Context: one part of a larger RNA
Molecule: large-subunit ribosomal RNA, domain VI
Organism: metagenome
RNA sequence: CGCAGGAUAUUUGAGGAGAGCUGUCCUUAGUACGAGAGGACCGGGAUGGACGCACCUCUGGCGCACCAGUUGUCACGCCAGUGGCACAGCUGGGCAACUAUGUGCGGAACGGAUAAACGCUGAAAGCAUCUAAGCGUGAAGCCGACUCCAAGAUUAGAUAUCCCAUAGCGUAAGCUAGUAAGACCCCUUGUAGACUACAAGGUUGAUAGGCCGCAUGUGUAAGCACGGUAACGUGUUCAGCUUGGCAGUACUAAUAGGUCGAGGG
Numbered sequence: 001c002g003c004a005g006g007a008u009a010u011u012u013g014a015g016g017a018g019a020g021c022u023g024u025c026c027u028u029a030g031u032a033c034g035a036g037a038g039g040a041c042c043g044g045g046a047u048g049g050a051c052g053c054a055c056c057u058c059u060g061g062c063g064c065a066c067c068a069g070u071u072g073u074c075a076c077g078c079c080a081g082u083g084g085c086a087c088a089g090c091u092g093g094g095c096a097a098c099u100a101u102g103u104g105c106g107g108a109a110c111g112g113a114u115a116a117a118c119g120c121u122g123a124a125a126g127c128a129u130c131u132a133a134g135c136g137u138g139a140a141g142c143c144g145a146c147u148c149c150a151a152g153a154u155u156a157g158a159u160a161u162c163c164c165a166u167a168g169c170g171u172a173a174g175c176u177a178g179u180a181a182g183a184c185c186c187c188u189u190g191u192a193g194a195c196u197a198c199a200a201g202g203u204u205g206a207u208a209g210g211c212c213g214c215a216u217g218u219g220u221a222a223g224c225a226c227g228g229u230a231a232c233g234u235g236u237u238c239a240g241c242u243u244g245g246c247a248g249u250a251c252u253a254a255u256a257g258g259u260c261g262a263g264g265g
Stems, first nucleotide, its partner, number of pairs: 001152001005163007015149004021049007033038001051106005059100003066093005071086006110144003117137004166177004182260004186202005207253003210249002213246002217241002223236005
């Protein structure tokens, strides 16, 4: 820009893309078959490999703004307590998020038309013949079925709901302007993300931050008291501190405002 008014939702599916793999074991059954050795078809069940999709409950990884321990040195006047630098100084743990080696699920079943092949009926050709007319069975393959995209499918589809027929110019076609429903700008953001887009919100508000509470992690803070000559230990104390987690709460910021947007066949 188009989809013969302007919108907001919900959809149909022409068409396209993806997926499509396979082992072992048990049973049927030591049955059919076979002198024996051996050893099935068909059918039923279980469990794997590789691959794919999703997820983070579990097991782990990472977790450079979390907690603790600790070395050297410098600083805060000193002690104590802290902070800086040294690969994040080193070491031990670890929330969320992300993640695989972790967890869940998938290939199927079924239908249609067939290939090779196997048949029925059956002439040409009194017989025979699956074929010439006609009718069946038949594959991991084909078309559906499963998952995803999809009306720019210009053949531009369908359904529901909302907005209404304003003003100026023009003979008219039409042009311009202000509006409606609605949308955007702008702002707070994340389940989204390179940007854009998408999604949640904008005071009739829990969108983000803060605060409070909980959870989680670390592992018993500082100060003081007591014991010990002291290093240190014990008590207060499962303490103190806790990062993107959960919930509550308008304290802070989403204010104020602006722009676009129908008049129809």